The part of an RNA shown here (large-subunit ribosomal RNA, domain VI) has 265 nucleotides. Its Rfam family is "Bacterial large subunit ribosomal RNA". Rfam links the family to the GO terms structural constituent of ribosome and ribosome.

[in-house]
Context: one part of a larger RNA
RNA sequence: CGCAGGAGACUUGAAAGGAGCUGUCCCUAGUACGAGAGGACCGGGACGGACGAACCUCUGGUGUGCCAGUUGUACCGCCAGGUGCAUGGCUGGUUGGCUACGUUCGGAAGGGAUAACCGCUGAAAGCAUCUAAGCGGGAAGCUCGCCUUGAGAUGAGGUCUCCCACCACGAGAGUGGGUAAGGCUCCCGGUAGACGACCGGGUUGAUAGGCCGGAGGUGGAAGCACGGUAACGUGUGGAGCUGACCGGUACUAAUAGGCCGAGGA
Numbered sequence: 001c002g003c004a005g006g007a008g009a010c011u012u013g014a015a016a017g018g019a020g021c022u023g024u025c026c027c028u029a030g031u032a033c034g035a036g037a038g039g040a041c042c043g044g045g046a047c048g049g050a051c052g053a054a055c056c057u058c059u060g061g062u063g064u065g066c067c068a069g070u071u072g073u074a075c076c077g078c079c080a081g082g083u084g085c086a087u088g089g090c091u092g093g094u095u096g097g098c099u100a101c102g103u104u105c106g107g108a109a110g111g112g113a114u115a116a117c118c119g120c121u122g123a124a125a126g127c128a129u130c131u132a133a134g135c136g137g138g139a140a141g142c143u144c145g146c147c148u149u150g151a152g153a154u155g156a157g158g159u160c161u162c163c164c165a166c167c168a169c170g171a172g173a174g175u176g177g178g179u180a181a182g183g184c185u186c187c188c189g190g191u192a193g194a195c196g197a198c199c200g201g202g203u204u205g206a207u208a209g210g211c212c213g214g215a216g217g218u219g220g221a222a223g224c225a226c227g228g229u230a231a232c233g234u235g236u237g238g239a240g241c242u243g244a245c246c247g248g249u250a251c252u253a254a255u256a257g258g259c260c261g262a263g264g265a
Base pairs, nucleotide, nucleotide: 001152005163006162007161008160009159010158011157015149016148017147018146021049022048023047024046025045026044027043033038051106052105053104054103055102059100060099061098062097066093067092068091069090070089071086072085073084074083075082076081110144111143112142117137118136119135120134164264166177167176168175169174182260183259184258185257186202187201188200189199190198207253208252209251210249211248212247213246214245216242217241218240223236224235225234226233227232
């Protein structure tokens, strides 16, 4: 820009893409078959491999503004307690998130039309013949079925709901203007993300931060007291501290505003 008014939702499915793999064992059955050795079709079940998708309950990984321990050094006047630097100094653990080494699921079943091929009936050609008329069966392949995209499918589809039929000029087509429903901008954000986009929120508000409570993590803070010559231990006290998680609460910031947008050939 189009889809002959302007919007907000929900859809139909032309078309396209994805997926499509396979092994071992058991039962049937030591049956059919076979002198024996050996050893099935058909049908049913179990467990795998590789591949793929989703997810984070579990198990692990990561976890540089979480907690603790600890070395050297500098500083906070000293002690104590801390902070900086040393790969995040090193070491032990670790919430959310992201992840695989973790978990769950998938390939299908089934319907239709077929290939090679196997048939029925059957003439031409008194026989024969699956074929000439006619009718069956038959593949991991085709098609539907499963997942995804999808009306620029210009063949531009459908349904529901909302907004109205304004003003000026013009013969009209139309041009200009202010609006409606609605949208954009702007701002607070994230289940989204390179940027756009998408999604949530914007005071009639819990969107983010802060604060409060909780979960989870760390693992017993500082101070004081007691014990010990001391290192240190014990008590106060599952203490103190705590990133993303779950709630609550308008304290802070989303204030205020601006712009666009039909009149139906």
Overview
Model confidence (mean pLDDT): 91 of 100. RNAcentral holds the full RNA, with entries from ENA.